[in-house]
Context: one part of a larger RNA
């Protein structure tokens, strides 16, 4: 410098924003830097390559020739990159009207139901297993009735239904905020794609500090089970779990599928808009979201307009199994621990 890949074999960065960078629509002009044609010098000689000559031949030796794929100047082409001007709208963004929706945030509120407390009935059991045992309860419990406190979670509606970039979001209402669909086509005029470094954001579990604890429950200790039981089961029960602030940055962070564009039979659901309609139909059209399917693709399983097909443009990663995500060294972190990330040696 280069091959072939990354659903599932090794391999898509957890996710977004964005710097450098790489890439980049349509029409003129125009300038020639890339490009691409002459031509001119210059690429020492030897070696090297294909006649030729010369030792009798060959190694060997001579002279011309080739080649030296490259640099430089100059003269020209201008199609394609590109650099300047001009101009466009269909990519992109605006404005207008509509609309769906657990999208975030901060206040507020409601009913059920589970401990608790205090009363009332009311008596001997309850509870819990495969079957018991710890537990509870004559100090009156379970049970059932009124009444009170407090804390988490929001049954039905609910659904391959909806949001969101991902983690993720679900009672009910107001505030304040992203986003993203449809209509029109009315305004800017490539503003546009990815994106190394950076920056945000990031389930759970953990960490710190101050609050909060109703249930649930790592760790405990108790009861069984068993040879044993450091467990499955069972009665307790701390951190946690909730909140505010504030690290942590990990994941089977899964679609195990990176992100853009555009092109390529159909069928059938579902979810939001639009037009047309003899207005519940139907038709036709954008959006998203499933299932089955042609063509093609695949190692095969599947994938198949939501591509895993056909191609462009970018970024991230793989390169036999172990050793090992160790060790060293840097780096972040209060710690745990993250991130980078080897080699010996062995298969």
């Nucleotide at each position: 410098c280069u091959g072939g890949g990354c659903g599932u074999a090794a391999a898509g960065g957890g996710c977004u924003c964005g710097u450098a960078g790489g890439c980049g629509g349509u029409a003129c002009a125009u300038c020639a830097a890339g490009u691409c044609a002459g031509u001119u010098g210059u690429g020492a000689a030897a070696a090297c390559c294909g006649a030729c000559g010369g030792c009798u031949u060959a190694a060997c030796c001579g002279g011309a020739g080739g080649a030296u794929u490259g640099c430089a100047g100059u003269u020209g082409a201008u199609a394609c990159u590109g650099g300047u001007g001009u101009a466009c709208u269909u990519g992109a963004g605006g404005c207008a009207a509509g609309g769906a929706g657990a999208g975030g945030a901060a206040g507020g509120u409601g009913g059920a139901a589970u401990u608790c407390c205090c009363g009332g009935u009311g008596u001997a059991g309850c509870g819990g297993u495969g079957a018991a045992a710890u537990g509870c309860g004559u100090a009156g419990a379970u049970a059932u009735c009124g009444g009170g406190a407090g804390g988490a979670a929001c049954a039905c509606c609910a659904g391959u239904g909806g949001c969101g970039a991902a983690g993720g979001c679900g009672g009910c209402c107001u505030u304040c905020u992203g986003g993203c669909c449809u209509u029109g086509a009315c305004c800017u005029g490539a503003c546009g794609c990815u994106g190394a470094g950076g920056a945000g954001c990031g389930a759970a579990a953990g960490c710190c500090a101050g609050g909060g604890u109703a249930g649930c429950g790592a760790a405990c200790g108790g009861g069984a089970u068993u040879a044993g039981a450091u467990a499955c089961c069972c009665g307790g029960g701390u951190a946690g779990u909730c909140c505010u602030g504030g690290c942590c940055g990990u994941a089977a962070a899964c679609g195990a599928u990176g992100g853009g564009u555009g092109c390529u039979a159909g069928g059938u659901g579902u979810a939001g808009g639009c037009g047309c309609g003899u207005c519940a139909a139907g038709c036709g059209u954008c959006u998203g979201u499933g299932c089955c399917g042609a063509a093609g693709u695949u190692a095969a399983c599947g994938c198949g307009a939501u591509a895993a097909g056909c191609a462009c443009c970018u970024c991230g990663c793989c390169u036999g199994g172990g050793g090992a995500g160790u060790a060293c060294g840097g780096u972040c972190g209060c710690a745990a621990g993250g991130c980078u990330g080897a080699a010996a040696c062995u298969c």